[in-house]
The RNA shown here (small-subunit ribosomal RNA) has 1498 nucleotides and comes from a bacterium.

């Protein structure tokens, strides 16, 4: 401090996700030892049992025990007085603290600062002044009594620091009235007067002393009120009746509507009332660089709560966790009458839950209560226990040690690795472990210790008793073999597993951490992804549809004041603990822990300052308004009037058609249309002027005129003096469509009808048509209402145009010429910007004021409010789900885009195929098997240049297992041939023959046979592991580098661009310059003339022959060698004076002369595992091998390439001519005989320019057929026969007779072909015994056509679009059917918590009332004061009715969404996506969606 993921590939935008850290956790797998911490985060469930608030006899009467001393005794004992002990009870003080817990609570509940002139305060400390007479009474006791109990009643006795009464009264309170001083309105405070009220307890060894009254202080502790500060939803916007405030009385320790009469309409809220939801508040803790964000266990502070929910009593203090009263629920005891109970104290159970300890030990300490004090009580508290639950800290050893031991594990078998790792060697002993001393904490001279015989020390023994866990594809450190095959399985994201998995199991190695490692859940970081610190809105998410204006913000220049903001400074306070610093202390260290300093960024007082906001005053004109005087202009409303032009009517001329449309049809017309001519009707709409021209706030506005009305600019510089900006709400305007009422309706037109087109056509065309468009009022309130830019102020190079007005200069005269404003428009610099692209009209720098965004989809959707007559608008979520969704800009592919140019690409043109037989190859069917491959062009007469056995890979039978073939050991022989049996053969057996080479004599080499493993084989899969090899695009002209320059960057330039060319071929230009693979040449062929060379070739002359036959000849043909020959070289013209091109001339040949060979970068996972060669699987008595026999040649069919044909340009028969190029010894094979022929005999010559195959055919000449299924055509099929070869049934060629099928030129389509080309004729070779119509070559003989580039079809350059990048065979939309998931509606149901109203009404307090009950005071006594019962009233908790609001769950059916490797149905969108498209409305449709209107350019 970052990184992974959207693309082919970039840059940005935006989100998911990782590395880090913490934790009261939890789960998994391991787990020695200490030390400090922490430990029910769920059920504020429900709770057995124990404990957890007592204590004082120095407050009090008694009991009961027991000592001594007396008295009596019936000797068991009793009484009496004094002491000790014990304690039921009355009292006293405590039980309001200690301790749980966070349910409730949005609250003055916390926090923080203040305030109380409106208050309390036991127990404590100072002070003061005082404790005086005198009384009735109870409970303990004791007796009676009811009850199961718990409890109770009733008689009697007694006491006190318990309750009365009275005295007194320093001071206190009240009222009254004075004086003096403050203050904050009511006040307050000091003083003195007289009056009135209310006190007290004793107890004690009677020396301390300890109480008690009252007052005053003061410490503490609390109430109360305030200003701040801290959660959520506005789909809660209005709440409020004691409700605001007044008086008056009333409570209260005190203000206070806290309550009550009465009196006034008030309080509260957009600075969020009210109402819902969630939540204890904070010191702090996590986490961050800060700011923030999250959190609120443990510790400390405050609240609230104590089974719920109401209620008071006692007290100093409670509305009381271990008190009471009452009501509810729930346990439990009952004799059924009736009671008890409240662990959210401590341990402990149940339960709930992923989960959280022992029913221990002690008052030794520290605190606390109660005592005078011993003391006693304390699950507060100190300690143990249990848990790796977290920090810390130690340990499992250390040194040495290469033979690189063994095993493991990989391996190219050489070897690397585990590994100094182990063993050994030589030391240590922390911690366990065992003996042996032994604390500190005790404060206090002695006595006192749960913790503990603990820490801590010595001391023995011995490497012994202690390593485990994740990870290893990339983020992210760390890498291999095997299994295993989209399975099993793994993932935080991206994404691994479909046979070579570093991704998944497992090894082995490796890497992090380490008594703990991982996971899994939450937080904070990373994330500037809610941005104050510190982000954005033209396309990425976002500017509100537009103005006006209200609350608010924000505001010119100057001058005095004032001190709220703001600066300084100075005091409080910001508890402790926490944090940070400390060469500071204490535990051996650390965590802990103490002590000091910092610091707490708040807050509040108070002093100062006067620049800046602000306030008050007052003054300026530059901001803004007014005046004045000027001119533009579809600006708004009304009124009123104009020509064109459609239809429509009437009448006329006038006829067959119009119309329409790619082409038709519906449709209109002989009833007279269309067309023409005049008249007339009526609606809507305003040509031309018109202009990136004007005007309005925006929507929007175009004919002329009158009238009313708004606003803008230019001059001027009179006059007001900051009046300004902006604007949440509000209001008011708002296209086109729809709504409503009522006119109007020419014309276009959703819907709808009817014709077309289509597979279909709910469309797009095409006839026709209603709504609507038009007026009037009224509603709707939304568009791509867009410059996809909100408004205002300032400033920040220029040019260029246009619209409005003024100035200046020359001039007779400015439309022109320069200068100001004002709008409105291109360029274009700095600057921004993710590009693009904005730039003075800013998206530039900057300032204020509004509005919006926060990842895609769900979804602008559901509820719900609000508006609306509906449509519908505005607001406006979530569940779910995806790792993207998106800008903008690169390179390519595409496009039924566009430019240019090319090709037998069309086109012109000659022959074909498709139609018939038949050949051949495919698919398909068949089969035991019909082996396999090759599949659009680029398979399909293709591997296969040649399947009868063989081949042969198939199929059925038979047969062998180190094997048919190779290496290697051993052992033994040669080996091989012939022969006979068996057998379909492979084999078997038997017999027969004879025994190689070399040597140092050991042996060795070659072969054979037999054995034993190693291992041969395999046409068995994977061509989607390869390799070589080959097609294809395409002989297209492209493809690409270094360097530079331009881009953030993919990239780009160069290679574009002007000519040119067959060519990225060449020229020019030009941020390029160069280069390099391809073109072009080089190389073969053919063409020409010349040299050389002349045999087997050749033959002009001379012989000669039947014959170039031989002599001869070296001219010529020819043969094969070398070099020439053509390069736009020369003329002309066109072009930029170039490349070039177009004509010439020479020339055998002319612009690459003809032809072959040559195949850039790459594309198609293209073809081949069956040519070969390989990895990996797979088989191993078989998926190897060998053998016989089938089969690949099957046959209803369908396609592809051919051949042969329909026929006279012919077809038979007959004479007769001209050739290239090949091949030939297991060969070619003359001549001559034989046959009809195949073809047989013969063998002559020939490794060939010599011999031979070898007759070329078509032609050419005569002749004959005369147009027909023929003298065409040859198919099948018969019968005889010839040739290969072991063999010609399945399965081969030829040959003669002899049968004579279909076929009469071929549908829709489609092929090849631009010259020695197509046609058309014949020849030859590979393969091969034998088998060509195929396939390679040879010649012969030879046309026709080409305007030309519109169009199909490939193919290139450049450009434009793209939502394509597996590239258009791409993408991609909806319906509709199926599983699955959330959610919406939904007759209802059901359940919750709030709150209203009305009944009932506990138990209390208050209040009335009290005939009934009554110690203390008065009173002589009746009696009274006073108090209780008891009843009445307000007010109330539960509880009940009742009408509704709202929130959860659930509901048959139902709507729509989301998601789901290969369902239907279409084809809407991206390309002009085949009718641009999208936005808003209305309307029709199976679905996408079409149509009308009006808008946008995306």
């Nucleotide at each position: 401090a970052g990184a992974g993921u959207u693309u082919g590939a970039u840059c940005c935008u935006g989100g998911c996700u990782c590395a880090g850290g913490a934790c009261g956790a939890a789960c998994g797998c391991u787990g020695g030892c200490g030390g400090c911490a922490u430990g029910c985060c769920u059920a504020a469930c429900a709770c057995a049992u124990g404990c957890a608030a007592g204590u004082c006899g120095a407050a009090c009467g008694g009991a009961g025990g027991u000592a001594u001393g007396g008295g009596c005794u019936u000797c068991g004992g009793c009484c009496c007085a004094u002491g000790c002990c014990u304690u039921a009870g009355u009292g006293g003080c405590g039980a309001a603290c200690g301790g749980g817990u966070g349910a409730g609570u949005a609250a003055c509940a916390c926090g923080u600062g203040a305030g109380c002139a409106a208050c309390c305060u036991g127990c404590c400390c100072c002070g003061u002044a005082c404790u005086a007479c005198g009384g009735g009474a109870u409970a303990a006791c004791a007796c009676u009594a009811a009850g199961a109990a718990a409890u109770u009643a009733g008689u009697g006795c007694u006491a006190a620091u318990a309750c009365g009464g009275u005295a007194u009264a320093u001071g206190a309170c009240c009222a009254c009235a004075c004086c003096g001083a403050g203050g904050c309105a009511u006040c307050u405070c000091g003083g003195a007067g007289g009056g009135g009220u209310a006190a007290a307890a004793g107890c004690g060894u009677u020396u301390a002393g300890c109480g008690g009254u009252a007052c005053g202080g003061g410490a503490u502790g609390g109430g109360c009120u305030c200003g701040c500060g801290g959660c959520c939803a506005a789909u809660u916007a209005g709440c409020u009746a004691g409700u605001u405030g007044g008086u008056g009385a009333g409570g209260u320790a005190a203000c206070g509507g806290c309550c009550c009469a009465c009196c006034a309409a008030g309080g509260c809220g957009a600075c969020g009332a009210u109402u819902g939801g969630u939540a204890g508040c904070c010191g702090a803790c996590u986490u961050g660089a800060g700011a923030g964000a999250g959190u609120g266990a443990u510790c400390g502070g405050c609240c609230a709560c104590a089974c719920u929910g109401g209620a008071a009593c006692u007290g100093a203090g409670a509305c009381a966790c271990g008190g009471u009263c009452c009501a509810g629920a729930c346990u439990c005891c009952u004799a059924c009458g009736g009671g008890a109970g409240g662990c959210a104290g401590c341990a402990g159970u149940g339960g709930g839950g992923a989960a959280u300890a022992u029913u221990g030990g002690g008052c030794a300490a520290u605190g606390g209560a109660g005592g005078a004090a011993a003391c006693u009580c304390u699950u507060a508290c100190c300690c143990a226990g249990c848990a790796a639950u977290g920090c810390c800290g130690c340990g499992u050893g250390a040194g040495u040690g290469a033979a690189g031991a063994a095993g493991g594990u990989c391996u190219u078998c050489g070897g690397a690795u585990u590994g100094u790792a182990a063993a050994g060697c030589u030391c240590u002993u922390u911690g366990a472990u065992u003996g042996g001393g032994g604390a500190c904490g005790a404060a206090u001279u002695a006595a006192u210790g749960a913790c503990g015989g603990u820490a801590c020390c010595c001391a023995a023994g011995g490497a012994a008793c202690a390593a485990g866990c994740c990870c290893c594809g990339g983020c992210u450190a760390a890498c291999u073999a095997u299994g295993u095959g989209c399975c099993a399985g793994c993932a935080g994201c991206c994404g691994c597993g479909g046979u070579a998995a570093u991704a998944c199991a497992u090894a082995g190695g490796g890497g992090g951490c380490g008594a703990g490692c991982g996971u899994u859940g939450u937080c904070c970081g990373g994330a500037a992804u809610g941005a104050c610190u510190g982000g954005g809105c033209g396309u990425a998410a976002a500017g509100g549809g537009u103005g006006u204006g209200u609350a608010g913000g924000c505001g010119g220049c100057u001058u005095c004041g004032c001190a709220a903001g703001u600066u300084g400074g100075a005091a409080g306070u910001g508890u402790a603990a926490u944090a940070c610093c400390u060469a500071g202390g204490g535990c051996u260290u650390a965590a802990c822990u103490c002590a000091g300093g910092u610091g707490c960024u708040g807050c509040u007082u108070c002093c100062a300052a006067a620049a800046c906001u602000g306030c008050g005053a007052g003054g300026c004109u530059u901001g803004a308004g007014u005046g004045u005087c000027g001119g533009a202009g579809a600006g708004g409303a009304a009124g009123a009037u104009g020509g064109a032009a459609u239809u429509c009517c009437u009448a006329g001329u006038g006829u067959a058609g119009c119309g329409g449309u790619g082409g038709a049809a519906u449709g209109c017309g002989u009833a007279g249309a269309u067309a023409u001519u005049a008249g007339g009707a009526g609606g809507a709409a305003c040509a031309c002027c018109a202009g990136a021209g004007g005007c309005g706030a925006a929507a929007g506005c175009g004919a002329u005129c009158u009238u009313c009305u708004g606003g803008a600019c230019g001059a001027u510089a009179a006059c007001u003096g900051a009046c300004g900006c902006u604007g949440a709400g509000g209001c008011a305007c708002g296209a086109a469509a729809g709504c409503g009422u009522g006119g109007g309706g020419a014309g276009c037109a959703a819907a709808c009808a009817g014709g077309a087109u289509u597979a279909g056509a709910u469309a797009c065309c095409c006839u026709g048509g209603u709504a609507g468009u038009c007026c009037a009022c009224g509603c709707c309130g939304u568009a791509a209402a867009c410059g996809a830019u909100g408004g205002a102020u300032a400033c920040u190079a220029g040019g260029u145009g246009u619209a409005g007005g003024g100035g200046g200069u020359a001039u007779c005269g400015a439309c022109u010429c320069c200068c100001c404003c004002u709008g409105u428009a291109c360029c274009g610099c700095a600057g921004c910007u993710a590009a693009c692209g904005c730039a003075a009209u800013a998206a530039g720098u900057a300032u204020c004021c509004c509005g919006c965004c926060u990842g895609g989809g769900g979804a602008g959707u559901a509820c719900g409010g609000c508006c609306g007559c509906a449509a519908g608008g505005u607001u406006g979520a979530a569940a779910c789900u995806c790792a993207a969704a998106g800008g903008a800009a690169u390179u390519g592919a595409c496009g039924g885009g566009g430019a240019c140019c090319c090709g037998c690409a069309c086109a012109a043109g000659c022959a074909g195929c498709g139609g018939a037989g038949c050949a051949u190859g495919u698919g398909g069917u068949u089969u035991a098997a019909u082996u396999c491959g090759a599949a659009g062009c680029a398979a399909c007469g293709c591997g296969a240049a040649g399947a009868a056995c063989c081949u042969u890979a198939c199929c059925a039978a038979g047969a062998c297992u180190u094997g048919a073939c190779a290496u290697c050991g051993c052992a033994u022989g040669a080996a091989a041939g012939c022969a006979u049996c068996a057998g379909a053969g492979a084999u078997g057996a038997u017999g027969c023959c004879c025994u190689c080479c070399c040597u140092u004599c050991g042996g060795g080499g070659a072969c054979a046979u037999g054995u034993a493993g190693a291992c041969a084989g395999g046409u068995g899969g994977u061509g989607c592991a390869u390799g070589g090899u080959u097609g294809u695009c395409g002989u297209c002209a492209g493809c690409u580098c270094g360097u530079g320059u331009c881009g953030u960057g993919a990239g780009a330039u160069g290679u574009u661009g002007g000519g040119u060319u067959a060519a990225g071929u060449c020229c020019c230009g030009c941020a390029a310059c160069g280069a390099g693979c391809g073109c072009a040449a080089c190389c073969c062929u053919c063409a020409u003339a010349g040299c050389u060379a002349g045999u087997u070739a050749c033959c002009a002359a001379u012989a000669u022959u039947a014959a170039g036959u031989u002599a001869g000849g070296a001219a010529c043909u020819c043969u094969a060698u070398u070099g020439a020959g053509a390069c736009u070289g020369c003329c002309g013209u066109g072009g930029a004076u170039a490349a070039c091109a177009c004509g010439g001339a020479g020339g055998a040949a002319g612009g690459u002369g003809g032809g072959g060979a040559u195949g850039a970068c790459g594309u198609c996972a293209a073809a081949u595992c069956a040519u070969c060669a390989u990895g990996c699987c797979c088989c191993u008595u078989a998926c190897g091998u060998c053998u016989u026999g089938g089969g690949c040649u099957a046959c209803a069919c369908a396609c592809g390439u051919g051949c042969u044909a329909c026929a006279a340009u012919g077809g038979c028969u007959a004479u007769u001519a001209c050739a290239a190029a090949g091949a030939g010894c297991a060969g070619c094979g003359a001549a001559g005989c034989g046959g009809u022929a195949a073809c047989g005999u013969g063998g002559a010559g020939c490794a060939a320019a010599u011999c031979u195959c070898a007759a070329a055919a078509a032609g050419a000449u005569a002749g004959u057929c005369u147009c027909a299924g023929u003298u065409c055509a040859g198919a099948u099929u018969g019968u005889g026969g010839g040739c290969u070869g072991c063999a010609a049934c399945c399965c081969g060629c030829c040959c003669a007779c002899a049968u004579g099928a279909a076929g009469u030129c071929g549908g829709a389509g489609u092929u090849g072909c631009u010259a020695g080309u197509a046609a058309u004729c014949c020849c030859g070779a590979a393969u091969c015994a034998g088998a060509a119509u195929g396939u390679c070559g040879g010649g012969g003989u030879g046309a026709a056509u080409g305007c030309g580039u519109u169009c199909c079809c490939g193919g290139g350059u450049c450009u434009u679009g793209u939502a394509c990048a597996c590239a258009c065979c791409g993408c991609c939309c909806g319906u509709c059917a199926c599983g699955c998931c959330a959610u919406g509606g939904g007759a209802g149901u059901u359940g919750g918590g709030a709150g209203u109203a009305c009944c009932c009404a506990a138990a209390g307090u208050c209040g009335g009332u009290g005939a009934g009950c009554u110690a203390a005071c008065c009173g002589c006594a009746a009696g009274g004061a006073g108090g209780c019962a008891g009843c009445c009233g307000c007010c109330u908790a539960a509880g009940g009715u009742a009408a509704g609001a709202c929130c959860a769950a659930u509901g048959a059916c139902u709507g729509g969404g989301g998601u789901g490797a290969a369902g239907u149905c279409g084809u809407a969108a991206c390309a002009a996506g085949g009718u641009a498209g999208c936005c808003g409305u209305a309307u029709c449709g199976g679905a996408a969606g079409g149509u009308g209107c009006g808008g946008c350019u995306g």
Its mean pLDDT, the model's own confidence on a scale to 100, is 84. Rfam family: Bacterial small subunit ribosomal RNA. Its family is annotated with structural constituent of ribosome and ribosome in the Gene Ontology.